[in-house]
RNA sequence: GGUAGCAAUACUAAAUUAGUGGCGAACGGGUGAGUAACGCGUUGGUGACCUGCCCCAGAUCGAGGGAUAACAGUUCGAAAGGACUGCUAAUACCGCAUGAAAUUACGGAAGUUAGGUUACCGUAAUGAAAGGAGCGAUCCGAUAUGGGAGGGGCCUGCGUCCCAUCAGCUAGUUGGUGAGGUAAAAGCCCACCAAGGCGACGACGGGUAGGGGGCCUGAGAGGGUGACCCCCCACACUGGCACUGAAACACGGGCCAGACACCUACGGGUGGCAGCAGUAGGGAAUAUUGGUCAAUGGGCGAAAGCCUGAACCAGCAACGCCGCGUGCACGAUGAAGGCCUUCGGGUCGUAAAGUGCUUUUCGGGGAGACGAGGAAGGACGGUAUCCCCGGAAUAAGGAUCGGCUAACUACGUGCCAGCAGCCGCGGUAAAACGUAGGAUCCGAGCGUUAUCCGAAUUCACUGGGCGUAAAGCGCGUGUAGGCGGUUUGGUAAGUUGGAUGUAAAAUCUCCUGGCUCAACUGGGAGGGGACGUACAAUACUGUCAGACUAGAGGACGGCAGAGGAAGGUGGAAUUCCCGGUGUAGUGGUGAAAUGCGUAGAUAUCGGGAGGAACACCAGUGGCGAAGGCGGCCUUCUGGGCCGAUCCUGACGCUCAGACGCGAAAGCUAGGGGAGCAAACGGGAUUAGAAACCCCGGUAGUCCUAGCCGUAAACGAUGUAGACUUGGUGUCGGGGGUGUAAAAACCGUCGGUGCCGAAGCAAACGCGAUAAGUCUACCGCCUGGGGACUACGGCCGCAAGGUUAAAACUCAAAGGAAUUGACGGGGGCCCGCACAAGCAGCGGAGCGUGUGGUUUAAUUCGAUACUACGCGAAGAACCUUACCUGGUCUUGACAUGCAAGUAGUAGAAGCCUGAAAGGGUGACGAGAUAGCAAUAUCAGCUUGCACAGGUGCUGCAUGGCUGUCGCCAGCUCGUGUCGUGAGAUGUUGGGUUAAGUCCCGCAACGAGCGCAACCCCUGUGUCCUGUUGCCAGCCUCGCAAGAGGGGAACUCUGGACAGACUGCCCCGCUUCAACGGGGAGGAAGGUGGGGAUGACGUCAAGUCAGUAUGGCCCUUACGACCAGGGCUGCACACGUACUACAAUGCCCGGUACAGUGGGCUGCAAACCAGCAAUGGGGAGCAAAUCCUAAAAACCGGGCCCAGUUCAGAUUGUCGGCUGCAACUCGCCGGCAUGAAGCUGGAAUCGCUAGUAAUGGCGCAUCAGCUACGGCGCCGUGAAUACGUUCCCAGGCCUUGUACACACCGCCCGUCACAUCAUGAAAGCCGGUUGUACCCGAAGCCGCUGAGCCAACCGCAAGGAGGCAGGCGUCUAAGGUGUGGCUGGUGAUU
Repeated sequence: GGUAGCAAUACUAAAUUAGUGGCGAACGGGUGAGUAACGCGUUGGUGACCUGCCCCAGAUCGAGGGAUAACAGUUCGAAAGGACUGCUAAUACCGCAUGAAAUUACGGAAGUUAGGUUACCGUAAUGAAAGGAGCGAUCCGAUAUGGGAGGGGCCUGCGUCCCAUCAGCUAGUUGGUGAGGUAAAAGCCCACCAAGGCGACGACGGGUAGGGGGCCUGAGAGGGUGACCCCCCACACUGGCACUGAAACACGGGCCAGACACCUACGGGUGGCAGCAGUAGGGAAUAUUGGUCAAUGGGCGAAAGCCUGAACCAGCAACGCCGCGUGCACGAUGAAGGCCUUCGGGUCGUAAAGUGCUUUUCGGGGAGACGAGGAAGGACGGUAUCCCCGGAAUAAGGAUCGGCUAACUACGUGCCAGCAGCCGCGGUAAAACGUAGGAUCCGAGCGUUAUCCGAAUUCACUGGGCGUAAAGCGCGUGUAGGCGGUUUGGUAAGUUGGAUGUAAAAUCUCCUGGCUCAACUGGGAGGGGACGUACAAUACUGUCAGACUAGAGGACGGCAGAGGAAGGUGGAAUUCCCGGUGUAGUGGUGAAAUGCGUAGAUAUCGGGAGGAACACCAGUGGCGAAGGCGGCCUUCUGGGCCGAUCCUGACGCUCAGACGCGAAAGCUAGGGGAGCAAACGGGAUUAGAAACCCCGGUAGUCCUAGCCGUAAACGAUGUAGACUUGGUGUCGGGGGUGUAAAAACCGUCGGUGCCGAAGCAAACGCGAUAAGUCUACCGCCUGGGGACUACGGCCGCAAGGUUAAAACUCAAAGGAAUUGACGGGGGCCCGCACAAGCAGCGGAGCGUGUGGUUUAAUUCGAUACUACGCGAAGAACCUUACCUGGUCUUGACAUGCAAGUAGUAGAAGCCUGAAAGGGUGACGAGAUAGCAAUAUCAGCUUGCACAGGUGCUGCAUGGCUGUCGCCAGCUCGUGUCGUGAGAUGUUGGGUUAAGUCCCGCAACGAGCGCAACCCCUGUGUCCUGUUGCCAGCCUCGCAAGAGGGGAACUCUGGACAGACUGCCCCGCUUCAACGGGGAGGAAGGUGGGGAUGACGUCAAGUCAGUAUGGCCCUUACGACCAGGGCUGCACACGUACUACAAUGCCCGGUACAGUGGGCUGCAAACCAGCAAUGGGGAGCAAAUCCUAAAAACCGGGCCCAGUUCAGAUUGUCGGCUGCAACUCGCCGGCAUGAAGCUGGAAUCGCUAGUAAUGGCGCAUCAGCUACGGCGCCGUGAAUACGUUCCCAGGCCUUGUACACACCGCCCGUCACAUCAUGAAAGCCGGUUGUACCCGAAGCCGCUGAGCCAACCGCAAGGAGGCAGGCGUCUAAGGUGUGGCUGGUGAUU
């Protein structure tokens, strides 16, 4: 609401809520903590099992009983939650009946079986149910049973990560019997019995981890991985436990304990997002507190329907994959602008602008789904899609540009800032940093980081190695294991073949559909590995049986040997002792000393003692497994080789562990001890010498017994077997030829060497004794250092051995060979390199240069040899670049443009000034064209471009130069050899000054160098004769000489000749090159000197000689001027000069050159002056004139002295040049008269017309600090045995860890800082054992005197149950004690 009724009320329908009852909640969804396990995967088994809901089949559903929630009342508590009393129903609960093909027990039968099997038979016992809806038909249920489907439990073969520095583990452990327990087998649990079980085919322990389908990568084999989707497992705050149920020991159920969080009235309670969203925290980092059950699916329900963060959708994030766009066409004055530029241009670039076109996308408007089988019903969604309109409109970035690796310039920066994956960039020209322009590669993305695979044949199964690069155990015996000769038969395990089952789906591949394509997705097909089943094959392997003799072994006869062990024995030598002789040393070294010796050494003779080792033989000879073994003899003993027959019959090979042997040193105990000799002492050496050398000397070396167990224990080469051209030694044994016997020769087996073929090898090398070609087995390696180490284990008396990491760190470490360079490596050879000589330097004074210092400036450069008398062949001003001061600004100098300019340019003079400069200024022009006007030019002024810079960079450069080095080297073409770098040629034998020449040679040739060609000089011939010459002739003159003349000589300067090992002898390996000697010749072996400087080296020198890139300055870093400075002076060095004296000095006399120079020049004679010099001016533009020698020689003096040496310094007087000698010139006279009496360590030059010594000339230049430099001539030596040494160089060879090349490389200590790791009294955690204590919840068991509706009984009571109590088990907790592991820790 309806009906009756006024209403109360009664009946009834629907909805809502609580409760009783049923089903579900064990599905679905999440996560990966645990788990190395039957967890997963795969194959089988279950005759040892379960299964709600669903399907099929037949059967049954009879008759009863007692409660209870809700509700009502009372009551406790803050709450959460209860307590008591009373009422009531069921498909809730409980007896009873019936009862099969159910269950149990027993008996029988049949097969099948290892077995608990069966739809056979019998007996006994046990043991079911529920009703509801509808008028009804009927439907939904309930019970027991059989079967099915799907699901599950359990068992099982095989597969499934790392550590052996985890090697032994195990007590319910392994098995049995019995009982219990489960759905079900089982030590699953319990009692008893036995003593088993597992393990190098990896047990146990530790670490890590969910597994698979798959995914990523890879040619594959593999490697890595386990997100999304699917399957399985495990978990649900942590740990334990059971209950319910078909199924759970249960994510959103329960109990307990613990941690955490919340509430509280403090008494007590509550909770579990690894469901979906969301929050916090953590983090490099990961989304919305969305919509809908429309679809798909799930649960419940008879159904309507309800629930469903499963699911379907939407939102966020370029997180991934896929598709699409941001326009298209035309457009060159190649616009503007940017960038670069060789200033011409190039480039961005048809790019833009502009013109035309299109509209995916975008915006606006309109239409509008499929997804829904069936009338309606769509979260997505007014979405996808379609139509119309608008307008190039809304839409491009990122990284990179040194190589790897596609893409380049400019600027900035200047080992800074920075980059970097590796190599590596950056220190003034950065394609490497930063920016810009440009370019390259990708593109709605692009880069970075992390990680995996590949590349990596770099763990090598496919598919590696071990002589020297990492790598063969020191050697043997031998177990497991691996492998195994010929032949016959069986078998069929391995193996092979097809068939069959499985290998979920998804994924993958192929075919084919659906979204416009694609990504995505539907359908179909395919494949393989692994496993199961049956069948077939039998070559090979295995296995069983038989046989054989070629492997292996044995028997017989010989042979060699430092094979081993024990015992004995011999001589030489050293030392010591005794004795004799004998005297002062001996010994030792590079030289010494310590030491020994007059207490008698050393030396020598005789005798003795003792220990150790065995000369010659002795040999890339022998033996042994290796280590190793050496006088002789004996005993014992191992192995090997040869010969011809016989025997066994595969008995073999290798070998993880294991066991044994194992040099020297070392250790323990006991002996022994001559020599030698760590440590130690002493002497030397040395800076030192804890070393090398010397004198001593103890362990030890020797023996016995026992440890140790390592070596470059090496052939740096594991063992065994097979095969593969040769030559030549040697050891052992047979055979043959040969001989009188040998020797010798031929062939053979075994050992041991050398050289070599093929082959191998990165090369070196190996090469039948393989490092060749193969087989079997073992060991070992995986970048260098850390590290032959730490920790742990094992062994050892110790020393120590063995096994053996990591952190950290580096971009290499390494092998072989090549070319150089180097060596206190070797061989050969050169040079004034040493030596032999001569003269110096280093000491003094002075000149000059440099360093240093000073300064306003002392301009700059050069600075081992190869700077330092260098640039500088001339600094008072100038030079001059430096400093101070005064000045100029288109400039001291060049070019161009524009404008102006006739009283312009110029300019005497004047003012100022130190000058430069500034100011003024009488006077006063020119050229070209034009008739002229005028224009232009020159000049000047102004302005703009520019000039200018000795400012920087020689490490941006050209050119030039030095040096190695006047050394004899440096290369190329072709050929050959080598994988290659490279080699050869060019090395070798001779020879030379020489890569000079000869010979040889896989080289043959060639180039640059050497030499020669060139110049000077030395001889001659011819020509030439002035200014040179003067023999002879003439003249003059006393003579010197002059004038003629001559062309002979000297000489001038041109041409030619000459010298070439051409001739003779000898030597040498050569008819070679060449060397030695000789003749002739002026000259003899490149005659002497010069010019001439290979490829290259030193980032050598020079931007200051010039040139030049870049940078810098521009009223100055340019230019001018005056003065100053470059000359400063405590010092140091280089290089010269002059000396220290008598081979000298002084004085006087007297003789002989050459190269050169000369007109603003050289200057004679003559005169003056002591002299410098002055006057003078002949002559000369030069073989004509001028400038012009000294030493030497002759005579005299000095007489060894700081002087008659030496001349500095200083004073003074002069002279010259110059505008000017103060700073700061040279010369002369007089006076002064210093140091110095031959020079320490050290060091330079020179080999013949040289050194030494003497003077002369010239350039520069007004003059000159020139004693410098470059030249010239005079006088004019000594010495060289020789190549050991020093220095430099050349060739060959050798070593090398060097290549910036020995001035290289490189080792250790120490100091400081930092990092990583080990040890360490301990301290603090984690984890895991073990013993004990305590012991919640709970199952089970026992108990149950308290309590109780259903059944029995009239009742009492019984059956049964519950609470309670006790016990076993047991989580958490506690106490003690261990293991493993991590952190930390003074100190080390």
The RNA shown here (small-subunit ribosomal RNA) has 1388 nucleotides and comes from a metagenome. The sequence is in RNAcentral, with records from SILVA. Its mean pLDDT, the model's own confidence on a scale to 100, is 85.